[in-house]
């Protein structure tokens, strides 16, 4: 430089053939048991779904710049 795939909770990840309230899991804070702790229970917080713009009555999903991240090719 060119190409492609990726970017969603603190971390790992799912989701959508556009359609009311965006999920798990582990962390994590509360509480119940216990003589006390751990596991197991049981409630609960945390997201401008990478950033702007476009198309749409309606975009996390779809175009298109840009950032960053891996991998390829040069």
């Nucleotide at each position: 430089g060119g190409u492609g795939a990726c970017g969603u909770a603190g971390c790992u990840c799912a989701g959508u053939c556009g359609g009311u309230u965006a999920g798990a899991g582990c962390g994590u804070g509360g509480g119940a048991c216990u003589c006390a702790u751990a596991a197991g229970c049981c409630c609960g917080a945390g997201g401008u779904c990478g950033g702007a713009g476009g198309u749409u009555c309606g975009a996390u999903u779809c175009c298109u710049c840009c950032c960053g991240u891996c991998a390829c090719c040069a």
Molecule: transfer RNA
Organism: Candidatus Anderseniibacteriota bacterium